[in-house]
RNA sequence: CGCUCAUCCAGAGGGGUGGAGGGAUACGGCCCGGUGAAGCCCCGGCAACCAUCACGUGAGGUGUGCCCGCGAGGCCAUUCCCGUGACAGGUGCCAAGUCCGGCCCUCGGCCAUCCGGCCGCUGGGGCAGAUGAGGA
Numbered sequence: 001c002g003c004u005c006a007u008c009c010a011g012a013g014g015g016g017u018g019g020a021g022g023g024a025u026a027c028g029g030c031c032c033g034g035u036g037a038a039g040c041c042c043c044g045g046c047a048a049c050c051a052u053c054a055c056g057u058g059a060g061g062u063g064u065g066c067c068c069g070c071g072a073g074g075c076c077a078u079u080c081c082c083g084u085g086a087c088a089g090g091u092g093c094c095a096a097g098u099c100c101g102g103c104c105c106u107c108g109g110c111c112a113u114c115c116g117g118c119c120g121c122u123g124g125g126g127c128a129g130a131u132g133a134g135g136a
Stems, first nucleotide, its partner, number of pairs: 001135001003134006013043005021032003027101003044094003049090002052086005058081001060079004065075003068071001098128001103125003107120005
């Protein structure tokens, strides 16, 4: 950064400083906050995306490779992917599902003659966002 992919119902907080806001943004809710918000610093923790390492009757590719009964054969090596595990080096994170909603569909209830509308801790999708790994 109008780019790509993956994940987002789990998990994990104390101290110092600071002094009024904070929960991304706008709106509507609902929360957190002088029993001290944001920010910054220290320490601690969570998780396991990437890196690293190990393993595998796993999938695919590769080979002046080896073997034989010469085949759509077997074996070996290597690479990549996948899976599992270890670690904690690079990030990230440590109120509430990404706090919830808005748009579409769906389920239930209610209102309405119709068009349709309202409500809900019904479910799904989308939008937006966050984090990681890439790309430009």

A computed fold for a 136-nucleotide RNA from an Actinomycetes bacterium, annotated as SAM riboswitch aptamer (S box leader). Lineage of the source: Bacteria > Bacillati > Actinomycetota > Actinomycetes. The sequence was found by an Rfam model in a public genome assembly.